About this RNA
Predicted 3D model of a 72-nucleotide RNA (transfer RNA) from a Patescibacteria group bacterium. RNAcentral records the identical sequence in 2 taxa. RNAcentral holds the sequence, with entries from ENA. Rfam family: tRNA. The family's RNA type in Rfam is transfer RNA. Gene Ontology term of the family: triplet codon-amino acid adaptor activity. Rfam's curators write: Transfer RNA (tRNA) molecules are approximately 80 nucleotides in length. Model confidence (mean pLDDT): 81 of 100.
RNA sequence: GCACCCAUGGUUGAAUGGAUACAAUAGGCGAUUGCGGAUCGUCUGGUGAAGGUUCGAUUCCUUCUGGGUGCA
Numbered sequence: 001g002c003a004c005c006c007a008u009g010g011u012u013g014a015a016u017g018g019a020u021a022c023a024a025u026a027g028g029c030g031a032u033u034g035c036g037g038a039u040c041g042u043c044u045g046g047u048g049a050a051g052g053u054u055c056g057a058u059u060c061c062u063u064c065u066g067g068g069u070g071c072a
Base pairs, nucleotide, nucleotide: 001071002070003069004068005067006066007065010025011024012023013022018055027043028042029041030040031039048064049063050062051061052060
């Protein structure tokens, strides 16, 4: 330098054009417990940035940013 892949709550993953973006874990509160842990209930918290296509974008397209792999 070229090609390909990845980027979603604090963390790890799911969702491939239409749901209020789902779950586990973590965190707050409560129940339970002699206290704690475990367990149960509840709450908080997310689509890397900009633009485009579309009635509608996490999803498709372009550029950029960051990470990874291969080739030279």